About this RNA:
Two RNAs folded together computationally: RNase P RNA and transfer RNA, 408 nucleotides in total. Rfam match: Bacterial RNase P class A. Gene Ontology terms of the family: tRNA processing, dimeric ribonuclease P complex and ribonuclease P activity. The prediction has a mean pLDDT of 77.

RNA sequence: UGAGUCGGUUACACGGUUGCGCAUAGUUUUUAUGUGAGGAAAGUCCGAGCCCCGCAGGGCAGAAUAGCAGCUAACGGCUGCCGAGGGUGACCUUAGGGAAAGUGCAACAGAGAAUUACCGCCGUAUUUUACGGUAAGGGUGGAAAUGUGAGGUAAGAGCUCACAGUCCGUUCGGAGACGAAAGGGACGUGUAAACCCUAUUCGGAGCAACGCUGACUGUGGCGAUACACCUGCCCGGUGUGCCACGAAGAGCGGCUUGAGCAAGGAAGCAAUUUCUUGUCGAGAUAGAUGACCGUGCAAGACAGAACUCGGCUUACAGACCGACUCAUAAA
RNA sequence: GCGCCUGUAGCUCAGCAGGAUAGAGCGUUCGCCUCCUAAGCGAAAGGCCGCGCGUUCGAAUCGCGCCAGGCGCGCCA
Numbered sequence: 001u002g003a004g005u006c007g008g009u010u011a012c013a014c015g016g017u018u019g020c021g022c023a024u025a026g027u028u029u030u031u032a033u034g035u036g037a038g039g040a041a042a043g044u045c046c047g048a049g050c051c052c053c054g055c056a057g058g059g060c061a062g063a064a065u066a067g068c069a070g071c072u073a074a075c076g077g078c079u080g081c082c083g084a085g086g087g088u089g090a091c092c093u094u095a096g097g098g099a100a101a102g103u104g105c106a107a108c109a110g111a112g113a114a115u116u117a118c119c120g121c122c123g124u125a126u127u128u129u130a131c132g133g134u135a136a137g138g139g140u141g142g143a144a145a146u147g148u149g150a151g152g153u154a155a156g157a158g159c160u161c162a163c164a165g166u167c168c169g170u171u172c173g174g175a176g177a178c179g180a181a182a183g184g185g186a187c188g189u190g191u192a193a194a195c196c197c198u199a200u201u202c203g204g205a206g207c208a209a210c211g212c213u214g215a216c217u218g219u220g221g222c223g224a225u226a227c228a229c230c231u232g233c234c235c236g237g238u239g240u241g242c243c244a245c246g247a248a249g250a251g252c253g254g255c256u257u258g259a260g261c262a263a264g265g266a267a268g269c270a271a272u273u274u275c276u277u278g279u280c281g282a283g284a285u286a287g288a289u290g291a292c293c294g295u296g297c298a299a300g301a302c303a304g305a306a307c308u309c310g311g312c313u314u315a316c317a318g319a320c321c322g323a324c325u326c327a328u329a330a331a
Numbered sequence: 332g333c334g335c336c337u338g339u340a341g342c343u344c345a346g347c348a349g350g351a352u353a354g355a356g357c358g359u360u361c362g363c364c365u366c367c368u369a370a371g372c373g374a375a376a377g378g379c380c381g382c383g384c385g386u387u388c389g390a391a392u393c394g395c396g397c398c399a400g401g402c403g404c405g406c407c408a
Stems, first nucleotide, its partner, number of pairs: 001327010012296007020036006038302001042313002045311005050206001052204002062202005067081005082096001083094004097197002102195002104191003118138002120134006146164006165187001166185003170181004210253004217246006226240005260279008297300001332404007341357004350388001359375005381397005
């Protein structure tokens, strides 16, 4: 210098004018001061807080997860490591238990798709042909009974041997997944993101949860007196009144100080934990955060809270920073 | 805000315990029939199975992530 890998930051800035929500203070009706969206507020895919319902105890069904260790309030999340795969490399990807418990499926092709003889090879019988042996060679297929080489044989074959793969137990190393060594078996296809088996976890519903107040109003009871109406008078009835039980438009709370945020220190490879100091940063309920002007430049992407957090996933213009790798050249 | 469901031809739907050419009806186009039209008969065209990634020898079908559309919601009976 070129090509890349990984991680992070920012998300127009400053000033002015004028609007809107909320809080506080004043006044009495609009006036000050403060404050006002995100890294994803999104998808609603996981996990919790909070809240109501259910629950003696046990089981079945159903759902989710799946290497090991750690972190966490919890998780299907994160961190580190192991194995496998990809890349020259930095590094990236990984739903990564069990196919020797059982069942199913493997279309077409092929003799045969799980215990297989079509062609070929070899032997026997009398030749066409039949019977037996064979899995080395051919052919089909994504996949054909572990592969390569040598010996062996009538021809062949783990039949025997060497090497490689795989499985089994042993020893050593490691906290463990696992790795290494020497030995033994002849090796029993693939598919579990097919049913299934094993292990672990899980009661249900969600702020339109839930709590409080209770307008209009329904039913029942009381009714001594009074008033109004049916009705001019008497009786009777209805309403106004009081009590009880229901029902419920609407309002208030839940609502933002919290597994909080910022800076610094300590422990740890890291996720994370802990200590000190500082700090309060939206809370609407038809739903606020907008518009205009000036200056600067790179000309500002994706996108808008609705109970709250921890993650995951998806969308995202431009700019900047750090660590590392490869190639080339020079010293 | 919360909880669910569905995407296959122009329209309405099958096919989804995987099997290679994805079907049916209506519609469209062409031909036959008819004096002409309708009806009837025959044939043809029309699909990246909503999109992407994966599992598998093989995906419309199985898994995951998106996109689009639709439905439901308080209390009592």